[in-house]
Context: one part of a larger RNA
RNA sequence: CCAGCUGGUGAAUGGCUCGGCUCGAGAGCCGACGACGGACGUGCCAAGCUGCGAAAAGCUCGUGGGACCCGCAUGGAGGGAAAGAACACGAGAUCUCCGAAUCGGAAUCCGUUAACAAUUGCUACGCGCAAUAGGGAACCCCCUGAAUUGAAACAUCUCAGUAAGGGGAGGAAGAGAACGCAACCGCGAUGUCGUCAGUAACCGCGAGUGACCGCGACACAGCCCAAACCGAAGGUCUUCGGACCAAUGUGGUGUUCGGGUUGACAUGCAAAUCUCGACAGUUCAUUCGAAGUCUCCUGGAACGGAGCGUGACACAGGGUGACAACCCCGUAGAAUGAAUCAGUACAGAUGGCGUCAAAUCCAGAGUAGCAGGGGUCGGAUAUCCUCUGUGAACACUCCAGGCAUCCCCUGGAAAGGCUAAACACUCCUCGAGACCGAUAGCGAACAAGUAGCGUGAGCGAACGCUGAAAAGCACCCCGAAAAGGGCGGUGCAAUAGGGCCUGAAAUCAGUUGGCG
Repeated sequence: CCAGCUGGUGAAUGGCUCGGCUCGAGAGCCGACGACGGACGUGCCAAGCUGCGAAAAGCUCGUGGGACCCGCAUGGAGGGAAAGAACACGAGAUCUCCGAAUCGGAAUCCGUUAACAAUUGCUACGCGCAAUAGGGAACCCCCUGAAUUGAAACAUCUCAGUAAGGGGAGGAAGAGAACGCAACCGCGAUGUCGUCAGUAACCGCGAGUGACCGCGACACAGCCCAAACCGAAGGUCUUCGGACCAAUGUGGUGUUCGGGUUGACAUGCAAAUCUCGACAGUUCAUUCGAAGUCUCCUGGAACGGAGCGUGACACAGGGUGACAACCCCGUAGAAUGAAUCAGUACAGAUGGCGUCAAAUCCAGAGUAGCAGGGGUCGGAUAUCCUCUGUGAACACUCCAGGCAUCCCCUGGAAAGGCUAAACACUCCUCGAGACCGAUAGCGAACAAGUAGCGUGAGCGAACGCUGAAAAGCACCCCGAAAAGGGCGGUGCAAUAGGGCCUGAAAUCAGUUGGCG
C1' cells in the first nucleotide's frame, strides 16, 4: 500500500404511518344578548399544549351510556363512582381584562358624577323601545385603477379593466319574465356548460384581440305596482279608554291572451294572500346484527401447516403476541329519536277565469331621438355608458329589424318593481384515491407559523419508529462518580438497553493475509 475479518461512527435503504394532497358529496355566516382575535389567570405537585374563566381541565338539568374515572401525560400523593361517575349529544348557568369596544382616558391599566359613546328611526321626551357598526378562507356585485411585459425599439395598441386600493351583500351573489331574437320559416324570462369559432368583427389592418344567433344539455315559474274607475270601506300601536298614519289618497279595482267605463249574456276557481301541514330521502346520535376459538405439529406467541366443520343481503376494513369471513370492533341489513328537506308538496278558505257590443278614459318625459366630447366594446357609419346642448309622439301612437331616408312587412311596448331552481367558492363535516410516504407530502406527521432572524413590513427551520408486554436491567464488583463498564437477571431476541426496527457508503480502530 492492497484485500478480508471483528467492531465503532454514520445515517442511506427497506418496511410502517395519529400527517398531508386531490376529487366527490354535504353544509355554509358570526357580532352591542359584546363577535373574530388576543392578554392574564385557572391543576395537590404544573414549564408547554389542550380545556375552562375568580362558579376557572370545570357547575346544573335531560337523554344515552356503563364500571370504571381524575386531558396530552404511563409518576408520587390523594380522591370520585351502583344515591350510577367517566364519556357522548342537547339545553341552561358562570364567563376576568383588551378588542367594533361604546362613561372618560390609557402600550390589556386607571379615574369618576356610574354612563347605548357616535349615527339613525319611533317616542307616552325617561336613552323608554329599537337599529347600525366589527369580523369571515375563497367565491359575488359595484367604484377607483397601474406597470413590468409583447409589439423583437416605441407613442395608438397589448399586458388588462388584470394586480392593487375602497365600498357592499349572501350562503351563494348577480341576471331575469322582451320597446328580445329571427328571417318571410319560426322561437318565446334569466343563468351556466358543450358547440357555433379562433368564425363574423376590431386592430400603427402590426403585435394581437374576439362575440352573437342557432343547435345539444342542466334546470324550469312566473308575478306586483303607477294610472284610468270607486272614494275612507284601510293600516300601526294599545294601559282597550284611545293615540297615530291617511283626501299631497289608506283601501278596492288593475297591469299587455291590455285595462277602465256603460250595457247585454253566461257561469265558477287563473294568479295572489291566508290557514293547516307531510311522506320519502339525507345527516347526526343510539341500538340490534350470522358463523370454530375443535384436534395434532412448529413456534416466545398460531392469525401459519395438516385434519374435520360453519355463516354469508355480512369474504369492506381494522385490531388481537406471525397471514383470522366464523376471537374482538365492525361490515350487509334493520330499528328508534332529533335535525334538515320545509312552513315546501298536498289539502282548505277568500278570490268575476270569461263572451259580445258601444263610445273613448288610462298606460311611467328633460325620457326616446339628434349634434358634439369622452370612456368602453368584437360591435365595424351598425355595442353599451356618460357629459354638454337640443328635444318628441301618445296606441289612428311609439321602438327595433348592424349605414341613412321613404313605403310596406315582421317582431315588440322603454323611460317603475319583485322573483325559486339549475352554475361560483371551500374556513368547515363526511367519504374516496392506478396521490405522497418523513430531503417526499401542506412551511408544519414532533413545542409550527414554534425556535430563531429582522427597528419594522416581514422572513422562517430542524426533529417520526424499544418490545407482544416495561418484563425499562434487582443484587454484587471496578471507578472520584448520578460517567462508563463487568457479572448477573428480564426477554424469542439486549449486535431490541431509553435519539433503542432495519442499519448501506464515505470514514476510524483492532486483527489476519498478500506485496514490499
The prediction has a mean pLDDT of 83. Large-subunit ribosomal RNA, domain I from Halobellus captivus, 516 nucleotides, folded computationally. It matches the Rfam family "Archaeal large subunit ribosomal RNA".